Record summary:
Model confidence (mean pLDDT): 92 of 100. Predicted 3D model of a 351-nucleotide part of an RNA (small-subunit ribosomal RNA, central domain) from an Actinomycetes bacterium. The full RNA is in RNAcentral, with records from SILVA.
[in-house]
Context: one part of a larger RNA
RNA sequence: CUGGGCGUAAAGAGCUCGUAGGCGGCCCGUUAAGUCGGGUGUGAAAGCCCUCGGCUCAACCGAGGAACUGCACUCGAUACUGGCGGGCUAGAGUCUGGUAGAGGGAGGUGGAAUUCCCGGUGUAGCGGUGAAAUGCGCAGAUAUCGGGAGGAACACCGGUGGCGAAGGCGGCCUCCUGGGCCACGACUGACGCUGAGGAGCGAAAGCUGGGGGAGCGAACAGGAUUAGAUACCCUGGUAGUCCCAGCCGUAAACGAUGGGCACUAGGUGUGGGGGGUUACCAACUCCCUCCGUGCCGAAGCUAACGCAUUAAGUGCCCCGCCUGGGGAGUACGGCCGCAAGGUUAAAACUC
Numbered sequence: 001c002u003g004g005g006c007g008u009a010a011a012g013a014g015c016u017c018g019u020a021g022g023c024g025g026c027c028c029g030u031u032a033a034g035u036c037g038g039g040u041g042u043g044a045a046a047g048c049c050c051u052c053g054g055c056u057c058a059a060c061c062g063a064g065g066a067a068c069u070g071c072a073c074u075c076g077a078u079a080c081u082g083g084c085g086g087g088c089u090a091g092a093g094u095c096u097g098g099u100a101g102a103g104g105g106a107g108g109u110g111g112a113a114u115u116c117c118c119g120g121u122g123u124a125g126c127g128g129u130g131a132a133a134u135g136c137g138c139a140g141a142u143a144u145c146g147g148g149a150g151g152a153a154c155a156c157c158g159g160u161g162g163c164g165a166a167g168g169c170g171g172c173c174u175c176c177u178g179g180g181c182c183a184c185g186a187c188u189g190a191c192g193c194u195g196a197g198g199a200g201c202g203a204a205a206g207c208u209g210g211g212g213g214a215g216c217g218a219a220c221a222g223g224a225u226u227a228g229a230u231a232c233c234c235u236g237g238u239a240g241u242c243c244c245a246g247c248c249g250u251a252a253a254c255g256a257u258g259g260g261c262a263c264u265a266g267g268u269g270u271g272g273g274g275g276g277u278u279a280c281c282a283a284c285u286c287c288c289u290c291c292g293u294g295c296c297g298a299a300g301c302u303a304a305c306g307c308a309u310u311a312a313g314u315g316c317c318c319c320g321c322c323u324g325g326g327g328a329g330u331a332c333g334g335c336c337g338c339a340a341g342g343u344u345a346a347a348a349c350u351c
Stems, first nucleotide, its partner, number of pairs: 003323004007305002012319001014201004021194003025088007033081002035077008049065006091191001092188004096183004103177007110154001115149007125136002162169002206247006215241002220236004258318006266296011300307002324351003333344004
């Protein structure tokens, strides 16, 4: 000496479940595998190191010692770790009673609006822009009233509000269904945490088959703008956007911050629950408490910005990942995919 890191510099896997493995609460007993001590044997010689000696010195050589940090056997120690046995309830879970919610799936249903169709009124324009034009309109448009069709999305409520592991979830009703939180006790008795592989979920776009198609709208066409305008603006408009089934498996999948547990000043708002206070009950007020979600801030941390009981503070456990820029998230190979492509993942060369 036996690495340092991962919010923004390279680096947290998109998320979850879970196999192996790693790690694991309190007490007693036992064992003695790990661990610690003693002894015996072995650990060839040479070399390294120390002492002495031989070549006039040294290199070199000779002798002795030490060392060989190890292994085996054996005797012993028992705090810690492990094994075995027994017990406990503070971790974890189950039961009971409540409770909030756009959590998920299926079916049904409502109103506003856009478009289209039919009919009435009505006439010369409408539309669009910076200004225009393309476009639509005397075959009667735009405007307005009534009726109808169809698809998609749900104004207000709506909120640094809520729910979900993440992706994500928003009209209303019904059915099926997951998770959370709180309160009081009872019960099980460490049943826990993490998780290489693996499995499942996973926005949008895209793909296959079938349906649907109002609005919007890649591509495309036209009109403008311009030196040009394969754009920005305008008029149209196909895939797509929607539904069912099956693929794809990616993202600035972001808090750019993996999960778990514990500890470390506070202040203030907000969502859910419980208790207390005042009181006839209740709302309200105030106080306490548990869970969530924001803001501001102490110590501490940080390169700074900032973070700060929702940590980026202080510790422990487990996983993933980084190791100069480009080449390159590429080539080759493997695996996956219908394809698009995804995933795993270099090197030469170069600065």

Taxonomically the source falls in Actinomycetes (Bacteria, Bacillati, Actinomycetota).
Its Rfam family is "Bacterial small subunit ribosomal RNA". Gene Ontology terms of the family: structural constituent of ribosome and ribosome.